The RNA shown here (transfer RNA) has 72 nucleotides and comes from an Acidobacteriota bacterium.
[in-house]
RNA sequence: CGCGGUGUAGCUUAAUGGAAAAGCGAACGACCGAUAAUCGUUAGACUGAAAGUUCGAUUCUUUCCGCCGCGA
Numbered sequence: 001c002g003c004g005g006u007g008u009a010g011c012u013u014a015a016u017g018g019a020a021a022a023g024c025g026a027a028c029g030a031c032c033g034a035u036a037a038u039c040g041u042u043a044g045a046c047u048g049a050a051a052g053u054u055c056g057a058u059u060c061u062u063u064c065c066g067c068c069g070c071g072a
Base pairs, nucleotide, nucleotide: 001071002070003069004068005067006066007065010024011023012022013021018055026042027041028040029039030038048064049063050062051061052060
């Protein structure tokens, strides 16, 4: 320098155009003599950034940024 992949909650992943869900973790509560385990409730991401297409974008397009890989 060229090509490809990837970026969503603290972490790991879903959601393939109709407005973001789960597991673990966190807080609170129940249970227990107490802790763990278990159960319940709650909070937490405007989806890497900015534009475009669309009535509507995590999703499609473009540019940029970070990370990984391949080639030179």

The source organism's lineage runs through Bacteria, Pseudomonadati and Acidobacteriota.